[in-house]
RNA sequence: CACUUAUCCAGAAAGGCGGAGGGACAGAGCCCUUUGAUGCCUUGGCAACCCUGAUUAUUAGGCAGCUGUAAAAGUUGUUUUUUGCACAGAAGGUGCCAAUUCCUGCCUCGUGAAAACGAGGAAAGAUAAGUC
Repeated sequence: CACUUAUCCAGAAAGGCGGAGGGACAGAGCCCUUUGAUGCCUUGGCAACCCUGAUUAUUAGGCAGCUGUAAAAGUUGUUUUUUGCACAGAAGGUGCCAAUUCCUGCCUCGUGAAAACGAGGAAAGAUAAGUC
């Protein structure tokens, strides 16, 4: 870089550097910004994807008991394991800390005379986990 899956209406800011535009994406809207934004660094925080713990259900085995047979098989307990919902935690790997991914755009449907509004989906993007 590519692909797969999941999530994206919640949450979380101070200081320093720096000095002009910025909010990924044509255009439109709206917003942030010399009261110093975007960005970088430090510290702090948020969250819970990976992760950790315990519980429960579940998958597949091992062992033991019982019933039973020619062999099978059934059942109970225990242990390991697979997967999933909900719960708790925050040491570590990431991520994040204006506005719903700021909103719209493309398609379908509904209301409407129209303007427009509403619902669903797609595309693009971000993040995580995994695969090559």
SAM riboswitch aptamer (S box leader) from Flavobacteriales bacterium UBA2798, 132 nucleotides, folded computationally. It was read from a public genome assembly, where an Rfam model found it. The model forms 97% of the base pairs in the Rfam consensus. Taxonomically the source falls in Flavobacteriales (Bacteria, Pseudomonadati, Bacteroidota, Flavobacteriia).